The prediction has a mean pLDDT of 83.
Predicted 3D model of a 111-nucleotide RNA (SAM riboswitch aptamer (S box leader)) from a soil metagenome.

This record gives sequence, C1' cells and structure tokens, in this order.
RNA sequence: CAUCUAGAGGGGUGGAGGGACUGGCCCAUUGAAACCCCGGCAACCGCCUCGGACCGUCAGGUUCGAGGGAGGUGCCAACUCCAGCAGGCCAUGCGAAAGGCCUGGAAGAUG
Repeated sequence: CAUCUAGAGGGGUGGAGGGACUGGCCCAUUGAAACCCCGGCAACCGCCUCGGACCGUCAGGUUCGAGGGAGGUGCCAACUCCAGCAGGCCAUGCGAAAGGCCUGGAAGAUG
C1' cells in the first nucleotide's frame, strides 16, 4: 500500500482444547489444538496467452484490462462469527440505558 459479506475437506497420528485480544455467541470425546499425507479454493507474487494505451535507438520496454494455473505464499465452520471507538438514523420509553440498521475508524489476518 491492496484486499478481507465470494470460494474450497477427506484420511492418519494425537487426546482437550479452539474460534488473535476482551465481552458475547459458537465449535469440539459423533474427537479440539498441533503434525503428516492426499485433495481442493483463490488469483497476491511470478509465469504463459490475448487485447488496448504510451515510449522507443524498431531490438524491445512501461502500463492497463481479460483469460489460464504447472510454480511461490495464503486459505478450506459461522461476514475478519458478532460487538468493542466515533457519528447518524429507527424503534421502545416520561426520560435515559439496554435493542436494530448504516457509515467511518481501531485492532487483526493475508499478500
């Protein structure tokens, strides 16, 4: 700096935790974490193909878009599971808080 409401799981070992943190709410002995094997998703990097624009010493280069997926990462419960901070709106209510929705932010994850 970019993306984060899409997508994609079986087996073996293991044996009680896991979902980052806090609160909630979930997942888990019908087997958690972790490790291994195989498979898959995706298209960030890189590579290949096609097209546009620009530059050019005419060899090529830069950039944008589309497609592919053999390679490097990543990922394969729940929107990053939800919220957390701020603002706005709605509803209830005497009022406020609790509640719902939206926007932005923070934090986090991946490249």